[in-house]
RNA sequence: CUCUUAUCGAGAGUGGCUGAGGGACGGGCCCUGUGAAGCCACCGCAACCGCCCGGCGGAGAGACCCGCCGCAUCGCAGGUGCGAAAUCCCGCUCCGGCUCCAGGCUCAUUCGCCCGGGCUGGGGGAAGAUAAGAA
Numbered sequence: 001c002u003c004u005u006a007u008c009g010a011g012a013g014u015g016g017c018u019g020a021g022g023g024a025c026g027g028g029c030c031c032u033g034u035g036a037a038g039c040c041a042c043c044g045c046a047a048c049c050g051c052c053c054g055g056c057g058g059a060g061a062g063a064c065c066c067g068c069c070g071c072a073u074c075g076c077a078g079g080u081g082c083g084a085a086a087u088c089c090c091g092c093u094c095c096g097g098c099u100c101c102a103g104g105c106u107c108a109u110u111c112g113c114c115c116g117g118g119c120u121g122g123g124g125g126a127a128g129a130u131a132a133g134a135a
Base pairs, nucleotide, nucleotide: 002134003133004132005131006130007129008128013042014041015040016039017038021031022030023029025091026090027089028088043083044082045081048079049078050076051075053070054069055068056067057066058065087127092124093123094122095121096120097119098118100117101116103114104113105112
């Protein structure tokens, strides 16, 4: 770097060094000298893997071992991860809503229909992040 699977509206910050950017990308909107990013220290969050415990199954004489599961406020915290804003929102597509706007059909107004835009609700996807595994 690539692939697979799962999750992503929850949660959790202080100090020191340093000094201008940061929120992946594009647009928007934010954060930031009342100190960005980065590094260090301590603190914390969570529970993916791990460990303990329980259940079921396989194998076994048995212990050991292997696999799966553990919802409902639910154990521990060793390996990761994380501590502004829903992954900050949108991006592609599908289905709706609107006493919003422009145009067309109509001789013309109302009504109706069509098309485009705007705002908005929902479904799916893409991209990204993290974990576990694979090549």